This is a predicted structure of a 111-nucleotide RNA (SAM riboswitch aptamer (S box leader)) from Thalassobacillus devorans. Model confidence (mean pLDDT): 82 of 100. The organism belongs to Thalassobacillus, within Bacteria. RNAcentral holds the sequence, with entries from MGnify.
[in-house]
RNA sequence: UCUUAUUAAGAGUGGUGGAGGGACUGGCCCGAUGAAGCCCGGCAACCGUCAAGCUAUCCAGCUUGAAAAGGUGCCAAUUCCUGCAGAGUUCAUAAGCUCUGACAGAUAAGA
Numbered sequence: 001u002c003u004u005a006u007u008a009a010g011a012g013u014g015g016u017g018g019a020g021g022g023a024c025u026g027g028c029c030c031g032a033u034g035a036a037g038c039c040c041g042g043c044a045a046c047c048g049u050c051a052a053g054c055u056a057u058c059c060a061g062c063u064u065g066a067a068a069a070g071g072u073g074c075c076a077a078u079u080c081c082u083g084c085a086g087a088g089u090u091c092a093u094a095a096g097c098u099c100u101g102a103c104a105g106a107u108a109a110g111a
Base pairs, nucleotide, nucleotide: 001111002110003109004108005107006106007105012040014039015038016037020030021029022028024083026081027080041075042074043073046071047070049066050065051064052063053062054061055060079104084101085100086099087098088097089096
């Protein structure tokens, strides 16, 4: 960089640390009643593991379920909202609002 899947659920009144953080834009927020980072704790179940079933029957693929001591991930606010396009709403080609789909981002697995 590309592909596929997921992205409205869930997770601490702990220790350390000291001023920043929420990707980016514009907003709006969180933060000395203590941010980031680190440790512990927790959540989830993508990969992996185990069981059952189906397809195939060489390898393997798919579905459902279980555990979680393995490899990751995550633990304010929907991915906090938004950014492009379309539809609706409107006297109106604008703004606002609502909805849908993209884009971007994040995570996993593969290339």